[in-house]
RNA sequence: GGUUGCUUAGUUCAGUUGGUUAGAACGCUUCGUUCACAUCGAAGAGGUCAGUGGUUCGAGUCCACUAGCAACCA
Numbered sequence: 001g002g003u004u005g006c007u008u009a010g011u012u013c014a015g016u017u018g019g020u021u022a023g024a025a026c027g028c029u030u031c032g033u034u035c036a037c038a039u040c041g042a043a044g045a046g047g048u049c050a051g052u053g054g055u056u057c058g059a060g061u062c063c064a065c066u067a068g069c070a071a072c073c074a
Base pairs, nucleotide, nucleotide: 001073002072003071004070005069006068007067010026011025012024013023019057028044029043030042031041032040050066051065052064053063054062
């Protein structure tokens, strides 16, 4: 230098042929239970879906470029 894959909550990951509210587990906060802690139960907060632009009535999903990470080729 070239090719391919990945990037979604603090962490690990789902997300159906593009379709109308963006989710799970763990973690965090509050409340209940306990003498207290843990466990358990209930509720809640937390996301510009890596970035920019494009396609579309509609984009986490499709396209281009950029950035980061990984693998392969030279």
This is a predicted structure of a 74-nucleotide RNA (transfer RNA) from a bacterium. The sequence is in RNAcentral, with records from ENA. Its mean pLDDT, the model's own confidence on a scale to 100, is 80.